Context: one part of a larger RNA
RNA sequence: GGACGAACGCUGGCGGCGUGCCUAAUACAUGCAAGUCGUACGCUGGAGGUCAGAGUUCAGAAGCCGGAAUUCGGAUUGGAAGACAUCGGCGUGGUCGAUGUCAAGUCGAUCUGACUUCUGGUCUCCGAUCUCUGACUUCCGGAGUGGCGGACGGGUGAGUAACACGUGGGCAACCUGCCUUUGAGGCCGGGAUAACACCGGGAAACCGGUGCUAAUACCGGAUGCGUCCCCUUUCGCGCCUGCGAGAGGGGAGAAAGACGGUCUUUAAGGCCGUCGCUCAAAGAGGGGCCCGCGGCGCAUUAGCUGGUUGGUGGGGUAAGGGCCUACCAAGGCGACGAUGCGUUGCCGACCUGAGAGGGUGAUCGGCCACACUGGGACUGAGACACGGCCCAGACUCCUGCGGGAGGCAGCAGUAGGGAAUCAUCCGCAAUGGGCGAAAGCCUGACGGUGCAACGCCGCGUGAGUGAGGAAGGUUUUCGGAUCGUAAAGCUCUGUUGUGAGGGAAGAACAGCUUCCGGAGGAAAUGCCGGAGGUUUGCCGGUACCUCACCAGAAAGCCCCGGCUAACUACGUGCCAGCAGCCGCGGUAAUACGUAGGGGGCAAGCGUUGUCC
Numbered sequence: 001g002g003a004c005g006a007a008c009g010c011u012g013g014c015g016g017c018g019u020g021c022c023u024a025a026u027a028c029a030u031g032c033a034a035g036u037c038g039u040a041c042g043c044u045g046g047a048g049g050u051c052a053g054a055g056u057u058c059a060g061a062a063g064c065c066g067g068a069a070u071u072c073g074g075a076u077u078g079g080a081a082g083a084c085a086u087c088g089g090c091g092u093g094g095u096c097g098a099u100g101u102c103a104a105g106u107c108g109a110u111c112u113g114a115c116u117u118c119u120g121g122u123c124u125c126c127g128a129u130c131u132c133u134g135a136c137u138u139c140c141g142g143a144g145u146g147g148c149g150g151a152c153g154g155g156u157g158a159g160u161a162a163c164a165c166g167u168g169g170g171c172a173a174c175c176u177g178c179c180u181u182u183g184a185g186g187c188c189g190g191g192a193u194a195a196c197a198c199c200g201g202g203a204a205a206c207c208g209g210u211g212c213u214a215a216u217a218c219c220g221g222a223u224g225c226g227u228c229c230c231c232u233u234u235c236g237c238g239c240c241u242g243c244g245a246g247a248g249g250g251g252a253g254a255a256a257g258a259c260g261g262u263c264u265u266u267a268a269g270g271c272c273g274u275c276g277c278u279c280a281a282a283g284a285g286g287g288g289c290c291c292g293c294g295g296c297g298c299a300u301u302a303g304c305u306g307g308u309u310g311g312u313g314g315g316g317u318a319a320g321g322g323c324c325u326a327c328c329a330a331g332g333c334g335a336c337g338a339u340g341c342g343u344u345g346c347c348g349a350c351c352u353g354a355g356a357g358g359g360u361g362a363u364c365g366g367c368c369a370c371a372c373u374g375g376g377a378c379u380g381a382g383a384c385a386c387g388g389c390c391c392a393g394a395c396u397c398c399u400g401c402g403g404g405a406g407g408c409a410g411c412a413g414u415a416g417g418g419a420a421u422c423a424u425c426c427g428c429a430a431u432g433g434g435c436g437a438a439a440g441c442c443u444g445a446c447g448g449u450g451c452a453a454c455g456c457c458g459c460g461u462g463a464g465u466g467a468g469g470a471a472g473g474u475u476u477u478c479g480g481a482u483c484g485u486a487a488a489g490c491u492c493u494g495u496u497g498u499g500a501g502g503g504a505a506g507a508a509c510a511g512c513u514u515c516c517g518g519a520g521g522a523a524a525u526g527c528c529g530g531a532g533g534u535u536u537g538c539c540g541g542u543a544c545c546u547c548a549c550c551a552g553a554a555a556g557c558c559c560c561g562g563c564u565a566a567c568u569a570c571g572u573g574c575c576a577g578c579a580g581c582c583g584c585g586g587u588a589a590u591a592c593g594u595a596g597g598g599g600g601c602a603a604g605c606g607u608u609g610u611c612c
Base pairs, nucleotide, nucleotide: 001612002611003610004609006608007607008606009605010604013459014458015457016456017455018454019452020451021417026415027414028413030412031411032410035148036147037146040145041144043142044141045140046139047138048137049136050135051134052133053132054131055130057128058127060125061124063122064121065120066119067118068117069116071114072113073112074111075110076109077108078107079106082102083101084100085099086098087097088096089095090094155370156369157368165294166293167292168291169290170289171288174287175286176285179283180282181281182280183279184278185277187221188220189219190218196211197210198209199208200207201206227252228251229250230249231248232247233246234245235244236243237242257275258274259273260272261271262270263269296342297341298340303333304332305331308330309329310328311327312326313325314324315323345367346366347365348364349360350359351358352357372393373392374391375390376389395406396405397404398403423449425448426447427446431445432443433442434441435440462492463491464490465489472483473482474481475480496553497549498548499547500546501545502544506539511534512533513532514531515530516529517528518527556601557600558599559598560597561582562581563580567596568595569594570593571592577584578583
């Protein structure tokens, strides 16, 4: 001088991009971090729709019966009014009374017929409401059987000096779910069981018994292009066992359906399509094993080793092997450093350096190891499995004392430790992953925001002009010098800021719908490709843009004896103190303290620690 996952002191305006428990692999409250599929299956709860049945209520229509009213017609009867005539009474005007006649009409009563309206009852039909039951169907849940995924993603560095890692090879000694390509096939049957119901035990966790039921769960049989095993045989090749290709014979060994379209008379079924299933071959990607070489300190660690070294037989594994076992032999390693002890995850890389080299292994990427400590297996294509199981141990919690539950080195967060390291935030919109035909669901991966000058980079804290060289400070040889164009003043600008207005890219999709084309097919659905439409944004009203306003809101830190750039005054007087080294300070200290001035760097500046 450079560098840092830094810390401490003083100071601190903004933005972009990064980074952020290096210590106790210490202990953890709380929430979340791995689920998904109803197009595998049987139940079950809720909501809705359709249909059928039963019942309740209501409304309408038709029929019948009853009542009331209106109108009309007919018959019978009665009354009143009218006209005329006669008679009688009286007040001689008329009026009243009686009788008779008259024609049409009016009113009332009874009977009867018809129409209309209202109302009641009964029955039928239709419709609606409600309740119950059943069937089908749609949506939202619940646990269960079943499938796939929980072996990825995420964390940490304890252990490990090792084929753990890096690099280069080998496997004629191996495995491989999902994916791609190809070939062949998907036939016939069976018995259970969870859920559920009932009963019982237990405080709980949970468990037992009996009974019922389904499947792409489980089992048996058939078939066998490939496949595997045994026998015979041909060819080619090789790297010690051998490898590859082929022929014949014998033997073994598979499978599952779901959904959609269409045909058919329902059911069941045929055909087609999509997804799935079985047996093989190959590929891709992923893993397993083996070997050469490489990367550390101590020789004040010199000898180490009994499954030890090798062989044979057997076992085990996907596979070679003392990997395991029985027997046999007596080997194997070591100053080219065995063994032991200490330390340590390794690398791409990072820092430094002209390089050689030295140091480091945070973030990002690859590999390994671990998941409270130790051990073990199960399931599975894959684990000896962070948020699976069992056992033991330490610790914590619950308990009815009999017994149970737990594992943040996931994301936040808490306590503790420490010089020291953040939010119990938002979202699945993007990218990626799991499941699903899909819609979609899940995703503390991830995308974002927040906090921290922790780092790097960028910007600003104003620009121009301005001498009466103001006031004031410091100093002085008292003349002056200096701070100093510095300030004030004047003229501007508006980065940032404040207010207002506008306002993104990141979105491509998938799905649905319309259309076009293609393969296939008898056709249709479905499939593949393309185009149009529709739809999706956490960040965020953020970035950015425009307008307005104000120099207004934004500078400190260290140093000034030499190294090393920058000097005077006062105070102190080997005191107080400084200091990286040399060294300063004992009365004029450019080295202590303060002030003025100056130098350096600058939103930082110094100090400490570590490395080169």